[in-house]
A computed fold for a 714-nucleotide part of an RNA from a Candidatus Heimdallarchaeota archaeon, annotated as large-subunit ribosomal RNA, domain II. It matches the Rfam family "Archaeal large subunit ribosomal RNA". Rfam links the family to the GO terms ribosome and structural constituent of ribosome. The coordinates come from a structure-prediction model, not an experiment, and the mean pLDDT is 83.

Context: one part of a larger RNA
RNA sequence: GCCAGGGAGUUUACUUGUGUGGUAAGGCUAAGAUUAUAUCUGUGCCGUAGGGAAACCGACCAGUCCGCAACAUUGUGAGGGACGACGUCUGAAAGGGCGUGAAAUCACACGGGUAAGAUGCGAAACGUGUUGAUCUAUGCGUGGGCAGGUUGAAGCCUUGGGAAACUAAGGUGGAGGACCGAACGGUUGUUGAUAUUCAACUCACUCCGCUGACCUGCGUAUAGUAGUCAAAGGCUAAUCUAAACACGUGAUAGCACAUUUCAACCAAAGUGGUGCCGCAGACCAGCGUUGGACGAGUGAAAUUUGAAGGUAGAGUACAGACAGUGACGGAAAGGGGCAGCAAUGCCUCGCCUCAUCAUCUAACUCCGAAUGUCAAAUUCAUGUAGACUCCAGCAGUCGGGCGUAUCGCCGUAAGGGUGAUAGCCGCGAAGCGAAUAAGCUUGAUCUGGGUUAAGGGCCCCAAAUGUCAGUUAAGUGUUAAAACGAAGGGCGUCGUAUCGCAAAGACAAUGAGGUGGUAAGCUUAGAAGCAGCUACCCAUUAAAAAGUUCGUACUAGAUUACUCAUCGAGCGGUACGGCCCUGAAAAUGGACGGGGCUCAAACUGACUCCCGAUACCCAGAGGCAUGGAAACAUGAUCCGGUAGGUUGAUGAUCGCAUCGGGCAGAAGCAGGUUGGAAAUGACCUGUGGACCGAUGUGAUGUACAGAUCCUGGU
Repeated sequence: GCCAGGGAGUUUACUUGUGUGGUAAGGCUAAGAUUAUAUCUGUGCCGUAGGGAAACCGACCAGUCCGCAACAUUGUGAGGGACGACGUCUGAAAGGGCGUGAAAUCACACGGGUAAGAUGCGAAACGUGUUGAUCUAUGCGUGGGCAGGUUGAAGCCUUGGGAAACUAAGGUGGAGGACCGAACGGUUGUUGAUAUUCAACUCACUCCGCUGACCUGCGUAUAGUAGUCAAAGGCUAAUCUAAACACGUGAUAGCACAUUUCAACCAAAGUGGUGCCGCAGACCAGCGUUGGACGAGUGAAAUUUGAAGGUAGAGUACAGACAGUGACGGAAAGGGGCAGCAAUGCCUCGCCUCAUCAUCUAACUCCGAAUGUCAAAUUCAUGUAGACUCCAGCAGUCGGGCGUAUCGCCGUAAGGGUGAUAGCCGCGAAGCGAAUAAGCUUGAUCUGGGUUAAGGGCCCCAAAUGUCAGUUAAGUGUUAAAACGAAGGGCGUCGUAUCGCAAAGACAAUGAGGUGGUAAGCUUAGAAGCAGCUACCCAUUAAAAAGUUCGUACUAGAUUACUCAUCGAGCGGUACGGCCCUGAAAAUGGACGGGGCUCAAACUGACUCCCGAUACCCAGAGGCAUGGAAACAUGAUCCGGUAGGUUGAUGAUCGCAUCGGGCAGAAGCAGGUUGGAAAUGACCUGUGGACCGAUGUGAUGUACAGAUCCUGGU
């Protein structure tokens, strides 16, 4: 993991509501008794009057109007509503609070609440009482143990030296928390092996101590807020920053997990508040659902009309800010300069004010929308199959999210934070987007058929290798978006507009010319068109610069402008646009979903046909709603759904009543057939060998896939 069995909203009391039943201004007993599911009893409880802290006082035999149902068809009008009146409290009064024209009570069932373990399992803890020192810590008592080797303290002896004190050498001697090293004790390193182990701490090699603060047997003492501790919070029986066991105990848990058959209808919230020690919770309101009362309007929509407003924008008239310029302006106070012994004077910058031309503003406004809001009317929608409103029962929700659209604020920005309006996801399936909570189409009761939507039509893959006309050569692209590729650049190519030149011959190419004054003047070593400065004339010409570029030391030389000829039709400039190129860097080879695609299967414009959803249409079936005792009839509209509310049904076990089956074969088991939308029901055959069922009604220890659930099996 799987299989079987077990496994979680229960019970009692009180209280509140709903339904059913009994009695009813009354209803009911409790304990007890008893001839016992009967009956007796009537302490008591609830109700029949309230108001007031109390003293105390103490209420409509319906007065007026409206009006649903019903009856009637001027209307009457139970219940209902409005007004009035009354009781009492308060108050000087006005006014205000509560109450008044009778419905309760008992039982049963069910929904909630409170008290109890209160749906189940789950702490770490806390308290009380016991049991432990056979492990281990320390003390005490009494025993035991430590191969071998090394070193060689004191003391003593002998000899030498010395006057002596003493000293030196050689021996002897055998000290030591001395040395090396087994047993014994320990456990340093390999951070080795092992790591479902040989072992809940072991194995191997290595290593430390080994006459001592040594090791060790047995006995004995100390204990749980206590012991013991050469001190690590160590150890106190695999348990220690407070042992183990039992009990209090089902501690408490606003937390985690689990919570058992089926179906039908409706269907949320993640917001506002709290005078909750409070941010994983609760309460009130909001939003959901169910029932009831009342009885006629109601409304998210659209249009029109009217109203308030100070946002977007705009503006500079006010307030504030702010760049420049100007001024016979102002100044008690500033910096610098000049003159002067100084006082002081003059100039200038700065400051204030004014003018002018500019620039701004959430906390500026001379102005000022759209949208939205409020009111009314009309339309539309909806409502007697009962809306709106009100009352009552039961909730859940209080972590929301969005690469969505539009609008803010914070942030350089973010798949960022925080708001508003709408939508969607949450709680929404299906088709499309390769895959993809929130994008596009569209809201799925069931079955069958058809038509479309978004999106597509070469193959994967249903449908056009469709038609007309362009663009792109980059595999650009083949991506609706989310999930971009920018500024800048391009004699890539296509187009639009405009200007100019051109059969009196343009543009390009080729041939020829491209002169003289003059080497212009100046400068300079030189400066001759061509280092630099100034000027840039005149002549001859078809045309030719006091010179466009290269070149020379300076010349020379080459070339261009300019002109003619050949040639024979378009050429050149500017501005703008389309597609394309560049800008363009990431780690295994690689992604338009893939294959692949080039007058396209790319991009742009136009057209026709087709495919394609649970959408729409048609047919049938069911639910639900309304009517009805039922059969059945009708239905404009309705039937996605989490939390949640409401309603109905199925199965299990055990009673009671009634009725049945069974040895001519019950239950159980196995296979098959079959009814029902489902939980599940029925039948047949085999096996089995003695009990079992149906209908009505009642009672539950009543339904399992989950809880690292429990027990057993595998």